A computed fold for a 479-nucleotide part of an RNA from an uncultured bacterium, annotated as small-subunit ribosomal RNA, 3' major domain. The full RNA is in RNAcentral, with records from ENA and SILVA.
Context: one part of a larger RNA
RNA sequence: UGACGGGGGCCCGCACAAGCGGUGGAGCAUGUGGUUCAAUUCGAUGCUACGCGAAGAACCUUACCUGGGUUUGACAUCUGGCGAAUUGCCUGGAAACAGGCAAGUGCCCGCAAGGGAACGCCAAGACAGGUGCUGCAUGGCUGUCGUCAGCUCGUGCCGUGAGGUGUUGGGUUAAGUCCCGCAACGAGCGCAACCCCUAUCCGUAGUUGCCCCCAGGUAAGGCUGUGGCACUCUACGGAGACCGCCCGUGUUAAACGGGAGGAAGGUGGGGACGACGUCAAGUCAUCAUGGCCUUUAUAUCCAGGGCUACACACGUGCUACAAUGGCCGGUACAAAGGGAUGCAAUCUCGCGAGAAGGAGCUAAUCCCAAAAAACCGGCCUCAGUUCGGAUCGCAGUCUGCAACUCGACUGCGUGAAGCUGGAAUCGCUAGUAAUCGCGGAUCAGCAUGCCGCGGUGAUACGUUCCCGGGCAUUGCACU
Repeated sequence: UGACGGGGGCCCGCACAAGCGGUGGAGCAUGUGGUUCAAUUCGAUGCUACGCGAAGAACCUUACCUGGGUUUGACAUCUGGCGAAUUGCCUGGAAACAGGCAAGUGCCCGCAAGGGAACGCCAAGACAGGUGCUGCAUGGCUGUCGUCAGCUCGUGCCGUGAGGUGUUGGGUUAAGUCCCGCAACGAGCGCAACCCCUAUCCGUAGUUGCCCCCAGGUAAGGCUGUGGCACUCUACGGAGACCGCCCGUGUUAAACGGGAGGAAGGUGGGGACGACGUCAAGUCAUCAUGGCCUUUAUAUCCAGGGCUACACACGUGCUACAAUGGCCGGUACAAAGGGAUGCAAUCUCGCGAGAAGGAGCUAAUCCCAAAAAACCGGCCUCAGUUCGGAUCGCAGUCUGCAACUCGACUGCGUGAAGCUGGAAUCGCUAGUAAUCGCGGAUCAGCAUGCCGCGGUGAUACGUUCCCGGGCAUUGCACU
């Protein structure tokens, strides 16, 4: 100087407390450990691994296993020779592959011979290849402390020196934010602001919107005509909030409390943004890369299997255990997205998944599309039930070369555990929690996961204690 203390002081944070809803019990989904296996590919492992890499393992993916093949190789460059490329067929085979037959002549230079480009085959070797090892050789990227308020430098001053000072002190703040003081005076990286979305208004613009005006028409409807951008909206530009104004408190300061005006008030709400560094944190399997290893194999092609196993254990979720509920009928109100090898309406068939068919849409103009909870009416009456839906049987639909291992969905039947969950433990302070549905990426198909969107919409005395953190201080046998 730091680190540490079951030392004290000050101050923060859903850290506790106050509360709401969960997890831990059940069934299932998913990840992991373990076990098993020919293989169950690899990585991630307290917080910071475990619905994580995987935004989608039937084949492919795929790196694993078994078996069958290849050796200049599936891929790149170079040399020589032959043939244009390419297409079709036959034999063996699970395919890869091996063998054979036929068709076929393009482009550029050139009269022709021939040469060249691209592509294929053969040969030889330089070389290719490696998801093989080392994240304790690395780059890059990322997690974490932590959106915490800190981390430093130049000059000066103090100290023999390590170092200190500045950065401490008095106030204040979300903040090393600002003010005052001070052997310090300044500065940098951080904080804040500048960026994006959202809340109000204005301007510009109107094939979305409006019966605002007139007319026609309908069961109803901007449905239609004439027409207009007034409103809603859309998307570009701007205005607006700054403790600016008033009162009080305060060192007249910084600031704090209250008020007015205002759509919004004290960083308005949210996002992007992550200082010096810590954990030899994570990743050689995104990629790149040093070294090592392997080159008839640790490379490469193919078929099938495996990654989906199952006595168990844990994490994360979904659905429930019911009456503020279940079922049936009726009837409203979103936002954000996606859609031409796609989204698909009306109509027809089917109980249904879906099928047939195809209007429209290069999409503010058409489609996905119905929003659901809510509301109105009816049934159920506390029961393992009209709760709950696992499991299993049968029959089907769709995607796909192909659903046996191993897809999703539908109908009928079957109806399991479960009656609020021990010790323990998690999230959350506002349009938040809780609850309800909708969309998207990936994707042929497959979502309870992930990323978004809106609808309905609640509870906090405080800082003694637990956890984590910041500042100064004290002790110390540690550095």